[in-house]
A computed fold for a 543-nucleotide part of an RNA from Clostridium saccharobutylicum, annotated as large-subunit ribosomal RNA, domain I. Its mean pLDDT, the model's own confidence on a scale to 100, is 85.
Context: one part of a larger RNA
RNA sequence: GGCGCAUGGUGAAUGCCUUGGCAUCAGGAGCCGAUGAAGGACGUGAUAAGCUGCGAUAAGCUUCGGGUAGGCGCACAUAGCCAGAGAUCCGGAGAUUUCCGAAUGAGGAAACUCACAUGGGAAACCCCAUGUAUCAUAAAGUGAAUACAUAGCUUUAUGAAGGUAAACCCAGGGAACUGAAACAUCUAAGUACCUGGAGGAAGAGAAAGAAAAAUCGAUUUUCUUAGUAGCGGCGAGCGAAAAGGAAAGAGCCCAAACCAGAGAUUUAUCUCUGGGGUUGCGGACAGAACAUAACGAGAAAUCAUAGUUAACCGAACACAACUGGAAAGUUGGACCGCAGGGGGUAAUAGUCCCGUAAGUGAAAAUUAUGAUAAUCAGUUCUGCACCAGAGUACCACGAGACACGUGAAACCUUGUGGGAAGCAGGGAGGACCACCUCCCAAGGCUAAAUACUACCUGAUGACCGAUAGUGAAGCAGUACCGUGAGGGAAAGGUGAAAAGAACCCCGGGAGGGGAGUGAAAUAGAACCUGAAACCAUGUGCCU
Numbered sequence: 001g002g003c004g005c006a007u008g009g010u011g012a013a014u015g016c017c018u019u020g021g022c023a024u025c026a027g028g029a030g031c032c033g034a035u036g037a038a039g040g041a042c043g044u045g046a047u048a049a050g051c052u053g054c055g056a057u058a059a060g061c062u063u064c065g066g067g068u069a070g071g072c073g074c075a076c077a078u079a080g081c082c083a084g085a086g087a088u089c090c091g092g093a094g095a096u097u098u099c100c101g102a103a104u105g106a107g108g109a110a111a112c113u114c115a116c117a118u119g120g121g122a123a124a125c126c127c128c129a130u131g132u133a134u135c136a137u138a139a140a141g142u143g144a145a146u147a148c149a150u151a152g153c154u155u156u157a158u159g160a161a162g163g164u165a166a167a168c169c170c171a172g173g174g175a176a177c178u179g180a181a182a183c184a185u186c187u188a189a190g191u192a193c194c195u196g197g198a199g200g201a202a203g204a205g206a207a208a209g210a211a212a213a214a215u216c217g218a219u220u221u222u223c224u225u226a227g228u229a230g231c232g233g234c235g236a237g238c239g240a241a242a243a244g245g246a247a248a249g250a251g252c253c254c255a256a257a258c259c260a261g262a263g264a265u266u267u268a269u270c271u272c273u274g275g276g277g278u279u280g281c282g283g284a285c286a287g288a289a290c291a292u293a294a295c296g297a298g299a300a301a302u303c304a305u306a307g308u309u310a311a312c313c314g315a316a317c318a319c320a321a322c323u324g325g326a327a328a329g330u331u332g333g334a335c336c337g338c339a340g341g342g343g344g345u346a347a348u349a350g351u352c353c354c355g356u357a358a359g360u361g362a363a364a365a366u367u368a369u370g371a372u373a374a375u376c377a378g379u380u381c382u383g384c385a386c387c388a389g390a391g392u393a394c395c396a397c398g399a400g401a402c403a404c405g406u407g408a409a410a411c412c413u414u415g416u417g418g419g420a421a422g423c424a425g426g427g428a429g430g431a432c433c434a435c436c437u438c439c440c441a442a443g444g445c446u447a448a449a450u451a452c453u454a455c456c457u458g459a460u461g462a463c464c465g466a467u468a469g470u471g472a473a474g475c476a477g478u479a480c481c482g483u484g485a486g487g488g489a490a491a492g493g494u495g496a497a498a499a500g501a502a503c504c505c506c507g508g509g510a511g512g513g514g515a516g517u518g519a520a521a522u523a524g525a526a527c528c529u530g531a532a533a534c535c536a537u538g539u540g541c542c543u
Stems, first nucleotide, its partner, number of pairs: 001542009015528001016493002020464002022461007029453002031163002039100003042055003046078002050074002061094006070082003105114003115132007134160009168199001169197005179186001183233001209216002220247004230238002251445003254389001258275007280423001282387002285383006296376002301372009311360002317333001319332004334351002336340001342354003394418007404430001425440005480487002500527001503514004
């Protein structure tokens, strides 16, 4: 020096564990904000750096309920306090709530600086309270060029703004990669993305519909129709609808004619308020007949019921022996069960603890449903020919959207131009015309069935188990990196219990040797197990 064996060091794999994640289901909730949000800065403790809580009343104040013996957060210390006159703790309601932030008195390099007005206090310096942003709408006042006026200005009242859940919805804009085996129409796709707006859902919605049977009867979603009919450099691809089954189910209000009142006025009429009226066998007006109250609609208030936000009660082994540090294990013997879900307790507990099944419960707040009111609310016939949504329908040109790429291209929307009828009227039925059938545009509202989950509660898992599962099981969107947008970690385990090693010895210390604790200290805090690489010590053999 090599090979092997043994014992160690280092190292962290592996095994076991789980405080944390992931996913699904059910129920709830689906908004907060000028009464100052979301998010922060700075403070706040006897000692107090961080986190948490809170706000100069500052780990808290008041009150109403619950609850019971301890309590003063994480946090294991000392001191000092509080508590059966009921604390700590849990729930409802309230008070306080610095400064920044839409930030709103002005400014500003956020958490700072500097003001004004009114009121109050003070001998005074000064202090305290309230108000003072902008825009929109309404009202009042004032008021130029410019006579009336108008613009403008002022005041008052009401409202808005900003955040978010990286979800869902509607609208305005709107790509490219890609596919077509290239590429231009086409596709990707009205997707991604940007902007605006809203709600707990949104949007749609009570036929100028669908159809072709003398049928149906708002919308939405779903199954099916159907990868069909179609569209398509008839390429790639795109792709319905009706009928039928199901979920849910709900229908209404204006404008106008006409009447009454008020106002304005260019004396033609117009505007406002109230009545009236709302559909395809209509309504107004005139006349006539019937009805007079039943069905129904209708609430910030009250009551009832059921929930939610604290809780309460809750069966049965202190059984014996054995092993062990420890019994819940083993053996033997009992018991409960509407409770043998789960967790904890020194190993594996139905009967030890917390609980679980069943049952019970709210001073206060709140949710849902129901009841209770004022009030609202007619039908038929005859006549008459007053009304029934206009720069609209429609046409031309240019586009978009319809499964439909201009096509025979209807239907829907409209940028430009033209431009009706008005009930003896008008639209549609996929060019267009006739007949027939269906419907009544140019005003508006509308629950449910549907979409989603930041958030709360409960349950579940042939989901993970610390290189996994969230990026994050530990003070993580932290440390750190970047001018910035942004990127973004590593890091879990003593023991049943700290019983966390008094005391002695070596040493400056670190560290170690005894002693002691413990079942165990090769469980000693660099702490469960403790593989391998790598490094030593001892020894056998070989050289």
It matches the Rfam family "Bacterial large subunit ribosomal RNA".